[in-house]
Context: one part of a larger RNA
């Protein structure tokens, strides 16, 4: 001195990033139980109250009434929910990083959209061949969202895809004017037909260009100027771009740089919570918007109880160390 286990005046979270840890609750019967809701929950809500032994009375008993004793302590040891309030994310139950991460991440049940008519699409494989399926559109396959509830605007220009075939563009292939070697013949010029290289026009599919459809596909969803009888503010005009120019809802948010954004609450005091406001650097509608009872070893604030977390320590036990033998 250090780990482990037990005690502790007054205070009672003043510790600390954060009640981290340790206290505190606790069975069993009986009273009573709020908000809010999807009427099933919530709920062991929350807050209260009995509980031992003896005699007796009525019951077969369990069990109850009635009367008594004793202790500080009667669920007498052990084992055995802390509870409340408010936001956030996720509907839940479930899975996960085997050995630094259990979550708000996966996966769900629901919606949707695409492909597939069966020798299916779809995926292994070189190929037979298999799986889909001994299945058949209420089936199976890809991708998205992710109970419930109220909802899912506007855009099709681009990129995807899907359908269209008039036009333009186009590859082998067919074609085959025509050119060049060679060559009888010739004094040169030239030169026929073979034979060879070579090749124009012509024809020539799919694709692409074209024309359309089509966002629960990829994805995208403007600027400036000016204007009301106080000041401010634009419901109104004006103009310049776009394919259209963010609609409901929601908004300093898990998204707010400025920002400890202003106001209100909570505290004596609150960078952080909770409720507003909107000036959205850079929200927003299945890359889902908004809300939500019920759930969570989630995450964040706040209270009640309750503690050696702390003010500040102390002391007891058991083990190490450390001294001395």
């Nucleotide at each position: 001195u250090c780990a482990c286990g037990g005690u502790u005046a007054a205070g009672g979270a003043a510790c600390u990033a954060g009640g981290c840890a340790a206290a505190a609750u606790a069975g069993u019967c009986c009273u009573g139980u709020a908000a809010c809701u999807u009427c099933g929950g919530g709920a062991g809500a929350a807050a209260g109250g009995a509980c031992g032994c003896c005699c007796u009375c009525a019951g077969c008993a369990a069990u109850g009434g009635g009367g008594g004793c004793c202790g500080c302590a009667g669920a007498g040891a052990a084992a055995u929910g802390a509870u409340u309030c408010a936001g956030g994310c996720g509907a839940c139950u479930g899975u996960u990083u085997a050995a630094c991460a259990a979550a708000a991440a996966c996966a769900c049940a629901u919606g949707g959209c695409u492909a597939u008519g069966c020798g299916a699409a779809u995926u292994c494989g070189a190929a037979a061949g298999a799986a889909g399926c001994g299945g058949u559109a209420u089936a199976u396959a890809g991708c998205c969202u992710g109970a419930c509830a109220c909802c899912u605007g506007c855009c099709c220009g681009g990129u995807g895809c899907u359908g269209g075939a008039a036009g333009g563009u186009u590859a082998a292939g067919a074609g085959g004017a025509g050119a060049u070697g060679u060559c009888a013949u010739g004094c040169a010029a030239a030169g026929a037909a073979g034979c060879a290289u070579u090749g124009a026009a012509u024809u020539g599919a799919a694709g692409c260009c074209c024309c359309a459809g089509u966002a629960a596909a990829c994805g995208g969803c403007g600027g400036c100027c000016g204007u009301a009888a106080c000041u401010a503010u634009a419901a109104c005009g004006g103009u310049c771009c776009u394919a259209a120019g963010g609609u409901a809802g929601c908004g300093a948010a898990a998204u707010u740089c400025c920002u400890u954004g202003u106001c209100g609450g909570g505290u004596a005091a609150g960078u952080u919570c909770c409720g507003a406001c909107c000036u959205g650097c850079a929200c927003g509608a299945a890359u889902g918007g908004u809300g939500u009872a019920a759930c969570g070893a989630u995450c964040u604030g706040a209270a009640u109880a309750c503690u050696g977390u702390c003010u500040c320590g102390a002391c007891c036990g058991u083990g190490a160390g450390c001294u001395c033998g």
Molecule: large-subunit ribosomal RNA, domain IV
Organism: Proteiniphilum sp.